Context: one part of a larger RNA
RNA sequence: UGACGGGGGCCCGCACAAGCGGUGGAGCAUGUGGUUUAAUUCGAAGCAACGCGAAGAACCUUACCAGGACUUGACAUCCUACGAAUCUUGUAGAGAUACAGGAGUGCCCCGCAAGGGGAAUGUAGAGACAGGUGGUGCACGGCUGUCGUCAGCUCGUGUUGUGAGAUGUUGGGUUAAGUCCCGCAACGAGCGCAACCCUUAUCUUCAGUUGCCAACAGUAAGAUGGGGACUCUGAAGAGACUGCCUGCGUAAGCAGGAGGAAGGUGGGGAUGACGUCAAGUCAUCAUGCCCUUUAUGUCCUGGGCGACACACGUGCUACAAUGGGCGGCUCAAAGUGAAGCGAGACGGCGACGUUAAGCGGAUCACAGAAAACCGCCCCUAGUUCGGAUUGCAGUCUGCAACUCGACUGCAUGAAGCUGGAAUCGCUAGUAAUCGCGCAUCAGCCAUGGCGCGGUGAAUACGUUCCCGGGCCUUGUACA
Numbered sequence: 001u002g003a004c005g006g007g008g009g010c011c012c013g014c015a016c017a018a019g020c021g022g023u024g025g026a027g028c029a030u031g032u033g034g035u036u037u038a039a040u041u042c043g044a045a046g047c048a049a050c051g052c053g054a055a056g057a058a059c060c061u062u063a064c065c066a067g068g069a070c071u072u073g074a075c076a077u078c079c080u081a082c083g084a085a086u087c088u089u090g091u092a093g094a095g096a097u098a099c100a101g102g103a104g105u106g107c108c109c110c111g112c113a114a115g116g117g118g119a120a121u122g123u124a125g126a127g128a129c130a131g132g133u134g135g136u137g138c139a140c141g142g143c144u145g146u147c148g149u150c151a152g153c154u155c156g157u158g159u160u161g162u163g164a165g166a167u168g169u170u171g172g173g174u175u176a177a178g179u180c181c182c183g184c185a186a187c188g189a190g191c192g193c194a195a196c197c198c199u200u201a202u203c204u205u206c207a208g209u210u211g212c213c214a215a216c217a218g219u220a221a222g223a224u225g226g227g228g229a230c231u232c233u234g235a236a237g238a239g240a241c242u243g244c245c246u247g248c249g250u251a252a253g254c255a256g257g258a259g260g261a262a263g264g265u266g267g268g269g270a271u272g273a274c275g276u277c278a279a280g281u282c283a284u285c286a287u288g289c290c291c292u293u294u295a296u297g298u299c300c301u302g303g304g305c306g307a308c309a310c311a312c313g314u315g316c317u318a319c320a321a322u323g324g325g326c327g328g329c330u331c332a333a334a335g336u337g338a339a340g341c342g343a344g345a346c347g348g349c350g351a352c353g354u355u356a357a358g359c360g361g362a363u364c365a366c367a368g369a370a371a372a373c374c375g376c377c378c379c380u381a382g383u384u385c386g387g388a389u390u391g392c393a394g395u396c397u398g399c400a401a402c403u404c405g406a407c408u409g410c411a412u413g414a415a416g417c418u419g420g421a422a423u424c425g426c427u428a429g430u431a432a433u434c435g436c437g438c439a440u441c442a443g444c445c446a447u448g449g450c451g452c453g454g455u456g457a458a459u460a461c462g463u464u465c466c467c468g469g470g471c472c473u474u475g476u477a478c479a
Stems, first nucleotide, its partner, number of pairs: 001479002003476003007473007015463002019426005026317008034308002042053002064303007073129001077128002079125005086103007107118004131292002134290003141285001142281003145277001147275001152191006158167003171182003197269004202238007212227002216225002241263001244257005306445001319419001323378006335366003340359002344355004385416001390411007432455007
C1' cells in the first nucleotide's frame, strides 16, 4: 500500500421487511448429471454451466458408430500428356462408384486452307503440397460473461517522507453520481458519471396517397365526387432549465407551490472506466507450437446425437365456479409476404384439397385478436375439472415420416383436490393475466427466444437482521 475480520461509523441496491404471483408435489416439454450403448459427437460447471453454443438433429446438418469405398485426394496453386466445354442412355450396386454407349466442335490469336498456340473445363500421371470440428483458451488475437451502469481508476507538476509511499481523491455538507459547494499543500488534467444519440409522452409548421371524413352531394360500403379541418403517417422545429414563487441554507442544494402534456435524471433503450476471475471460446473465425498423412484426411449407405432404474435445473398445462362448455357480440399494436402471402367460390365434421382474384404491398393477403362484455347449461363431483397415455382412421411437408415430424377426427380417459424442508421474480402501465407477430425454417418436436399490444393490481413502517456493493477508520503473525 492492499486484502481480510462472526471490528467500528456513514450510505446504497426487490438485499431484507411489507405485499402479489410462482418454483419445490402431478403429467408433459426441454437442458444436464448418471447409467446404458457399436455410437449415444463436442463444448459450457457456484453466483456468472444446465429451453446454454443450437434463431429449427428424419436424410443433409454431423463433428459420433457400423459397414462399403478413395489416396495429389471433396477444396487451392504449379508441371506434363490427351480430349473442347457440355448434355444424355443402359447395366451392376444400398449408394459412393464401376463398366459400356449416344449427341456434340463453341471463344481468343496466327493462318487462304491444312494446321498450330491460348483461355476455360475434363481425364490420366509425377511430386511439391492439400486436408484435419486432432491437442494445447495454462502459448495467443478477436469476441464475450462477471463484479457493475457499481462510482470509481489514474496522471503531470508541486509539496512531503531515508524509503515503500503519501498528498491531490481526506474533511464539513450535498447528490443517482469523485454530482456540485465550502474548506484544505496542493494546483490542474485524463478515463469513467452526466450531456450529446434512438424511442416514447404534448404542441406547431410543412406534406396529403394507398391514410383520414367535420361540412356538401352520394352509397350496401370513405365505394365515388369533393375536402386538408380531424386521426394518422414522417420530416423539421418548439418544449423542462430548479427557469419562476415561498420557506430553510454562507453556498451547493433540499422541501413545498404555480404554470404545464410532461418537474426536478419525465418513462424506456443504446452506451460498461482502471481492472478481477491463468473466467469462457483453438468447434464461428484467425493463429504459434505439437500430432496425423493409403489416415486423426475424403466419399457413401444405414444407425446414433431422440437410449432410461434414476437425480437436478428451466418451463408448459392443470388441480377448477374470479371456473368449464355452447351461442352472440366489441376493441389492438408491431410485423411478414414472390421458389412468397394467398382473398373469394366449391368439396370435406376437420386437418386440408381444387380453382383462383389481388399484392414486391399505409392499396392486396397472412388476419377471426384473445381475455373482456351479453345470454343459456353445468352444482362441488376426480366432475361437463384435468388432459397424459393408448387404439383406429386420416391430412400435409418432403426422394423418404419404422427408428424419429407436425396437424385432424372418433374413441380412450392416467396422475393431479394448491404441493415438506427450502427457494425465485417483481416497486407501475410494473407484477399478474390475455392473445398477436417475427427470426431460424421444405416440414417441425417452439411449451424456447426476440418483439407487440389488450386488461391491469397490492405493498414499502423501516434499515435491527440475511446477501452484494461504495467511502472513512481500526486490528493483523496474510501478500